[in-house]
RNA sequence: CAUUCAUCAAGAGAGGCUGAGGGAACGGCCCACUGACGCCUCGGCAACCGGCGGAGCCCCGCUGCGGUGCCAAAUCCGGCCUGGGUGACCAGGAAAGAUGAGAG
Numbered sequence: 001c002a003u004u005c006a007u008c009a010a011g012a013g014a015g016g017c018u019g020a021g022g023g024a025a026c027g028g029c030c031c032a033c034u035g036a037c038g039c040c041u042c043g044g045c046a047a048c049c050g051g052c053g054g055a056g057c058c059c060c061g062c063u064g065c066g067g068u069g070c071c072a073a074a075u076c077c078g079g080c081c082u083g084g085g086u087g088a089c090c091a092g093g094a095a096a097g098a099u100g101a102g103a104g
Stems, first nucleotide, its partner, number of pairs: 001104001003102006013042005021031003026078003043071003048067002050063005075096001080093005
């Protein structure tokens, strides 16, 4: 980098450093000099992998030492398709993205 599968409405912040943008891109709408974003330390959440146990398979339960991940807002919302509605809009599904595990 492209690809397969699973999940994405729940959950979890303090201190220090830095100093202007940040929330992937675009449009909204938010966050931010009362210091955001990022980095470090400590803390925490969760349970994908791992570990233990059960069960023909699928899977279920427990654990949280280990490998990741995560700790504003539903993946913050939307675009594309389908259905409903006069309409504002509503519901569902894609696409894109993120994370894990796998195989290139």

The RNA shown here (SAM riboswitch aptamer (S box leader)) has 104 nucleotides and comes from a Chloroflexota bacterium.
The organism belongs to Chloroflexota, within Bacteria.
It was read from a public genome assembly, where an Rfam model found it.
The model forms 97% of the base pairs in the Rfam consensus.